[in-house]
C1' cells in the first nucleotide's frame, strides 16, 4: 500500500430510522452513637466532519485511533 473489525456516560455495556437505558463507580439525602450496608434521589455519553431522509447512535461517503489479515 490493499481488505476487514471496533469506536456511546470515569469504567463495563444495551439499543437494526422516532424521548440515548442498565451496571459499577462520583455527588446529597435518609438510615448509625461513628464507619459500613441498604434505600432514595441527582448529574454524566453516541470519535470527527461531509451527505441521504420530515427526522440518524442507526444508512451512505472521507478523517482519525486502535485491533486483525494479506502484500
Nucleotide at each position: 500500500g490493499g481488505g476487514g473489525g471496533u469506536a456511546u456516560c470515569g469504567u463495563c455495556u444495551a439499543g437494526u430510522g422516532g424521548u440515548a437505558g442498565g451496571a459499577u463507580g462520583g455527588c446529597a439525602g435518609a438510615u448509625u452513637g461513628a464507619c459500613a450496608u441498604u434505600c432514595u434521589g441527582c448529574a454524566g455519553g453516541c470519535a470527527g466532519g461531509a451527505g441521504u431522509u420530515c427526522a440518524a447512535u442507526u444508512c451512505u461517503c472521507c478523517u482519525u485511533a486502535c485491533c486483525c489479515c494479506c502484500a

This is a predicted structure of a 71-nucleotide RNA (transfer RNA) from a Candidatus Micrarchaeota archaeon. Rfam family: tRNA. The coordinates come from a structure-prediction model, not an experiment, and the mean pLDDT is 85. Lineage of the source: Archaea > Nanobdellati > Microcaldota.